[in-house]
Molecule: c-di-GMP-I riboswitch aptamer
Organism: uncultured Methylococcales bacterium
RNA sequence: UUGAGUUAAGGCUAAACCUAUCGUAAGUUAGGGGCAGAAAGUUACGGAUCCAAGAUAUUUGGAAAGCCGAACCACCGAG
Numbered sequence: 001u002u003g004a005g006u007u008a009a010g011g012c013u014a015a016a017c018c019u020a021u022c023g024u025a026a027g028u029u030a031g032g033g034g035c036a037g038a039a040a041g042u043u044a045c046g047g048a049u050c051c052a053a054g055a056u057a058u059u060u061g062g063a064a065a066g067c068c069g070a071a072c073c074a075c076c077g078a079g
Base pairs, nucleotide, nucleotide: 002079005076012037013036017032018031019030020029022027035066041072042071043070045069046068047067049063050062051061052060053059
């Protein structure tokens, strides 16, 4: 320098569900909770998905992204 991999060490995130909150809705935020994860960190670039309105359109706006791919950054580290 590169790097398989993961409890070996330090750790990190947090599914479903419940409570409160905001939102027409999808869903957000906070607390509890713990399914799972080696990028479940960031982006929303492509595809897929969801909601609202409209239309028959190949539309507009929004949501999530822990579905697949991509880009960027990153702890330890066999070899």